[in-house]
RNA sequence: GGGAUGUAGCUCAGCUGGGAGAGCGCAAGGUUCGCAAUCUUGAGGUCGCGGGUUCGAUCCCCGUCAUCUCC
Numbered sequence: 001g002g003g004a005u006g007u008a009g010c011u012c013a014g015c016u017g018g019g020a021g022a023g024c025g026c027a028a029g030g031u032u033c034g035c036a037a038u039c040u041u042g043a044g045g046u047c048g049c050g051g052g053u054u055c056g057a058u059c060c061c062c063g064u065c066a067u068c069u070c071c
Stems, first nucleotide, its partner, number of pairs: 001070006009024004018055001026042005048064005
């Protein structure tokens, strides 16, 4: 210098710009004498960061940071 990735505590989705989600984990409750398992409900997110475009950005553009990788 080139490329890829960055979204919930963890692992990751998010399809041509419009509702931020799943599994596991966590909390409460049902079931049980109790635990486990299972079912229901809930909490939890400045979408790495800063700008720009747009009525509207996880998504498009620019810069920047971190990790991985190639030269």